[in-house]
Molecule: small-subunit ribosomal RNA
Organism: uncultured bacterium
RNA sequence: AGAGUUUGAUCCUGGCUCAGAACGAACGCUGGCGGCGUGCUUAACACAUGCAAGUCGAACGUGAUUCAGCCUUCGGGCUGAUGAAAGUGGCGCACGGGUGAGUAACACGUGGAUAAUCUACCCGAUGAUCCGGGAUAACAUCUCGAAAGGGGUGCUAAUACCGGGUAAGCCCACGGACUCUUCGGAGUUUGCGGGAAAAGGUGGGGACCUUCGGGCCUACCGUCAUCGGAUGAGUCCGCGGCCCAUUAGCUAGUUGGUAGGGUAACGGCCUACCAAGGCAACGAUGGGUAGCUGGUCUGAGAGGAUGAUCAGCCACACUGGAACUGAGACACGGUCCAGACUCCUACGGGAGGCAGCAGUGGGGAAUUUUGCGCAAUGGGCGAAAGCCUGACGCAGCAACGCCGCGUGAGUGAUGAAGGCCCUCGGGUCGUAAAGCUCUGUCAGAGGGGAAGAACCACCUGUCGGGUAAUAUCCGGCAGGCCUGACGGUACCCUCAAAGGAAGCACCGGCUAACUCCGUGCCAGCAGCCGCGGUAAUACGGAGGGUGCAAGCGUUGUUCGGAAUUAUUGGGCGUAAAGCGCGUGUAGGCGGCUGUUUAAGUCUGAUGUGAAAGCCCGGGGCUCAACCCCGGAAGUGCAUUGGAAACUGGACAGCUUGAGUACGGGAGAGGGUAGUGGAAUUUCGAGUGUAGGGGUGAAAUCCGUAGAUAUUCGAAGGAACACCGGUGGCGAAGGCGGCUACCUGGACCGAUACUGACGCUGAGACGCGAAAGCGUGGGGAGCAAACAGGAUUAGAUACCCUGGUAGUCCACGCCGUAAACGAUGGGUACUAGGUGUCGCGGGUAUUGACCCCUGCGGUGCCGAAGCUAACGCAUUAAGUACCCCGCCUGGGGAGUACGGCCGCAAGGCUAAAACUCAAAGGAAUUGACGGGGGCCCGCACAAGCGGUGGAGCAUGUGGUUUAAUUCGACGCAACGCGAAGAACCUUACCAACCCUUGACAUGAGGUAUCGCGGGACCAGAGAUGGUCCUUUCAGUUCGGCUGGAUACCACACAGGUGCUGCAUGGCUGUCGUCAGCUCGUGUCGUGAGAUGUUCGGUUAAGUCCGGCAACGAGCGCAACCCACAUUUUUAGUUGCCAGCAUUCAGUUGGGCACUCUAGAAAAACUGCCGGUGAUAAGCCGGAGGAAGGUGUGGAUGACGUCAAGUCCUCAUGGCCCUUACGGGUUGGGCUACACACGUGCUACAAUGGUGGUGACAAUGGGUUAAUCCCAAAAAGCCAUCUCAGUUCGGAUUGGGGUCUGCAACUCGACCCCAUGAAGUCGGAAUCGCUAGUAAUCGCGUAACAGCAUGACGCGGUGAAUACGUUCCCGGGCCUUGUACACACCGCCCGUCACACAAUGGGAAUUGGGUCUACCCGAAGGUGGUGCGCCAACCUG
Repeated sequence: AGAGUUUGAUCCUGGCUCAGAACGAACGCUGGCGGCGUGCUUAACACAUGCAAGUCGAACGUGAUUCAGCCUUCGGGCUGAUGAAAGUGGCGCACGGGUGAGUAACACGUGGAUAAUCUACCCGAUGAUCCGGGAUAACAUCUCGAAAGGGGUGCUAAUACCGGGUAAGCCCACGGACUCUUCGGAGUUUGCGGGAAAAGGUGGGGACCUUCGGGCCUACCGUCAUCGGAUGAGUCCGCGGCCCAUUAGCUAGUUGGUAGGGUAACGGCCUACCAAGGCAACGAUGGGUAGCUGGUCUGAGAGGAUGAUCAGCCACACUGGAACUGAGACACGGUCCAGACUCCUACGGGAGGCAGCAGUGGGGAAUUUUGCGCAAUGGGCGAAAGCCUGACGCAGCAACGCCGCGUGAGUGAUGAAGGCCCUCGGGUCGUAAAGCUCUGUCAGAGGGGAAGAACCACCUGUCGGGUAAUAUCCGGCAGGCCUGACGGUACCCUCAAAGGAAGCACCGGCUAACUCCGUGCCAGCAGCCGCGGUAAUACGGAGGGUGCAAGCGUUGUUCGGAAUUAUUGGGCGUAAAGCGCGUGUAGGCGGCUGUUUAAGUCUGAUGUGAAAGCCCGGGGCUCAACCCCGGAAGUGCAUUGGAAACUGGACAGCUUGAGUACGGGAGAGGGUAGUGGAAUUUCGAGUGUAGGGGUGAAAUCCGUAGAUAUUCGAAGGAACACCGGUGGCGAAGGCGGCUACCUGGACCGAUACUGACGCUGAGACGCGAAAGCGUGGGGAGCAAACAGGAUUAGAUACCCUGGUAGUCCACGCCGUAAACGAUGGGUACUAGGUGUCGCGGGUAUUGACCCCUGCGGUGCCGAAGCUAACGCAUUAAGUACCCCGCCUGGGGAGUACGGCCGCAAGGCUAAAACUCAAAGGAAUUGACGGGGGCCCGCACAAGCGGUGGAGCAUGUGGUUUAAUUCGACGCAACGCGAAGAACCUUACCAACCCUUGACAUGAGGUAUCGCGGGACCAGAGAUGGUCCUUUCAGUUCGGCUGGAUACCACACAGGUGCUGCAUGGCUGUCGUCAGCUCGUGUCGUGAGAUGUUCGGUUAAGUCCGGCAACGAGCGCAACCCACAUUUUUAGUUGCCAGCAUUCAGUUGGGCACUCUAGAAAAACUGCCGGUGAUAAGCCGGAGGAAGGUGUGGAUGACGUCAAGUCCUCAUGGCCCUUACGGGUUGGGCUACACACGUGCUACAAUGGUGGUGACAAUGGGUUAAUCCCAAAAAGCCAUCUCAGUUCGGAUUGGGGUCUGCAACUCGACCCCAUGAAGUCGGAAUCGCUAGUAAUCGCGUAACAGCAUGACGCGGUGAAUACGUUCCCGGGCCUUGUACACACCGCCCGUCACACAAUGGGAAUUGGGUCUACCCGAAGGUGGUGCGCCAACCUG
């Protein structure tokens, strides 16, 4: 510090997700030790049991028990000591400990105020502590009650209670003086009058007194009064810290005053009276949530989240209320009342409060022992010893967290065994192990063994205080003595022993780490993207690896990354986002100069910012965690001194911002009234006759009752042609004939005046197209709804004929639009060019122009700059400032609910649950379009001949079957693989056989020497059996070597079994279409573009020209083959002109010609004319055998279709192995209600039949130009005469031939007989542009045989092409796109079913709150009584 994810790819916007850190955690797997911490986050739910607050006899009375002494009638009594238990009294119980329910508040934090206050115990100071009195618990006795508890009578004490006296000082009232002051008051001093106190206890003691206790003195403690301090507390104020405005108004003790009451104290705190105030958009009131803080976590910081442990404050103590006592409480372990709950009960009544420590139940994912001790620290009481203390110190449980340690170290390569992988060579676990040499942490055993302890008290010594005193007492110092829960713990030593101690997660990318097997969209994984449908690095296991480690993962939560709420630090033309527009309130911001002030601002000082924590330095536990000491920091608040530039305030001025006055011209700016012509329609009249109207075509409709057309006249409503224009005006909506009136704004010019009067603008108010609503008019045309006619599968539409609201006017609502420049307003600045509108200046002219220039508007093009790009660019989307509005992923949704507005329709404001991983912007390349332009092709058109109908052949589907083997499926499967299924082929089926196998290689054992040939038997055959014949080579003559065969057992063979979607190779197709790319450069953030586009041209990305491109490659063309012409060479098997010869080129001869097959030539737009741009080229012509690629072939770019083929072959993986392999016989592939493709033959006279008959070519026959296959067919002559025929030949019967082991299933051909359908073929569809179509025959391959098929060959030999609108396919450019699996795309809605979330719902239930009213406990205060009454007073 970033990364993944939207796309075919790109840039941007934007969300989601991940990597980090943390935790009072929980869960899963695992678990050796120690130190230090931490441990009910949920039910402030309910609690059994024990403990958590007592203490003081030196305040007081009684006094069980025990001890000692004395006495004894032996029952006991007296005295002294001890002192339980309870009581009176004092102090404490308001601390400590727990919890966070409530609380949005002066509760908390921070800083102040208290001149408005209190403070027990403690400290300092001063002064006191006098004289009296009457009761009452305990106790005794009686009594009520189950109990808890209570009552009566009698006795008694005090530091309990009461009266009186005194008053330095205190309090109150009234005066005087002084000081301070916030002007309210406060303090000091003084005079007079009035008022309020107290308690004693213990020790010691020389005189004096004594009832022998004591008085008295003294010391200490206690008590009273007052002042001061310290500590603690109360109250008040400024500022600060949550959410909702879908909570906008709240308030009657409310706000203030006066008087009084009350309090420690101010105050409506309370009461009476008076006034009518107080709070609120700077958020009152209401609702929700929440203890606050120091801090903690995170973060670079600013921030965000949080408030466990520790510390400060607050609140609470079963729930609610209340007071009492007290210095302090409205009181956790007190009281009273009410309520709920639990318990006891004799049913009459009572008792209780763990949010103290343990512990229990319950809730929950989840949180410990009913431990030890007061040894330390701290607290209460006490003079003290001491007692009490679940505060606290310790221990126990829990990997809950942090920190530390260990589970060994060194050496060790036959790289062991074993596992895993493997290309079978090896690699890896791996120096890892074993082995050898060591060490001894932890754990274990034995032994030693701390610190934490200082006090207090006591003893001794010494010094001091006090005193009448060397008693006692008090204080200081020194020494001695005493005290340890933890715990025989920490720590140390010794012993033995590598011995007892490693797991968890992950390994597709993000993200470090890879292979095998299993599984087969199953099981499963998943944080996001996404994996899994037979080769899964993503599932499960294994091996290996990576990361952390006594832990590791998962889940949850917080911050971060997220600049994804943006103060630091974002945006709003098109991504989410500018209010439809204006006027203007509050608010925010604001020109120049001077003086002043000091609120902001800056600087210094002081106080505070608790401790702990964080940070720095040092120190202590072996280190660390942890702990101790010191420092720094704490950005804050308050007080105070100073500065005066800037902002603010005050004052004075200025003119440039703003405005006013004057003079001009422009304008569909607004309103009202009037008025004009054209046109439509209707009505009246005339002329006139059969149609009109309407449409793609029609029909509905109008018209013989006279339409349409045409002429004249009339009525009525609405809108204003031409001008008219990216012209004008207005804030926007919007505004268009003409005239008049009323009226708003802008602009230009020149002077004068005011003197910042300005900009923006939350709320508010006004305006606001169309449609719509209300009332009343109006209504020509148009026209939702509606009706009819068409169209259509349907047509609630588009088209047509009609037609009502409405459109128009007046008044009133509505308040929205793609109300758009999708661009808020204002000011300033920042190159230009060119139009146009308004006004002005200059120059010039007779004048209109033209030209230069200023201001204001309105357009276009462009620089810098900006932008994701598109684009914007002085009319900014540039550079800055000010103000307002708005945005924060998509959907849900601008919806629901609530509120406001509206007559309604509806508008404004405006969520959530749930759901997705995207939604989106701009641009790019393709593809597509019933988009455009250009151009090709037998693509259409123009022609010729077919198919589709018939019969047959053949292939396919389907069906059938034991099997009808398999593959091929639009074009581009279907006379295709198959250039030939009777057996074989053959892969299929049935039956019968074989198992190292029909075939290959290797190695082991045994046996025999080859091999081969023949015959017979069984059998369907394969096969089995028998017999005959034959008896390998070399040789060192040794079963020695080689080789072969058979058998046994083993590696293996074999598979036309699966996967063409694992593959190679080959092939089809677009398409012989003209395209497909690259290097460098340039442009672009980038994908990409350019080149390859453009103008011509071509069959062609063919060529020319131009051009930020210049070149190049694969394609095109050419080079290759065949044909067409000529020359030359050669002349047999070919040829024969002339010569001879023959039946015959048969022979001689010749090679001229034909021909054959070698080599050459020839054609290149080369020449001429025209055209074109002078080019490329095109058109015409000449010559030529051939003319513009001469004709035909071969040749198939980058790629597409997961196209076809695992059954040609090869091959990965999987599968079978006495079978899915191999052999054999027979059957099947030849089936047949049917459907389709491709063909043959026909339907006839352009023909059939018969006869005749010449000229071919390719090819084959082993070689062969000779010979053979071999009859070419067409043609010509004759006949038939339009018919199911002398057409047609299917089908069937009979007889033969040939091939072949074999023609039954299942061959071809011949003869005789038979003689079916068919009379030119519906919708639709195919081929062909010249030696082509059509027509005619011939040959060949494979093959024993089988041809209507395929591949070739020649003979005869046409028609037509105007043209490119349309159909199909293709090429280039351009355009739109929400497509990219690419239009066979994408995608919307209803319905059906299932599920989820939410809503509605007859009803039902809980909670909160407000208002009114009723009943009303305890308690406080007041009033009035009953009752009681010792002290004091009076009698």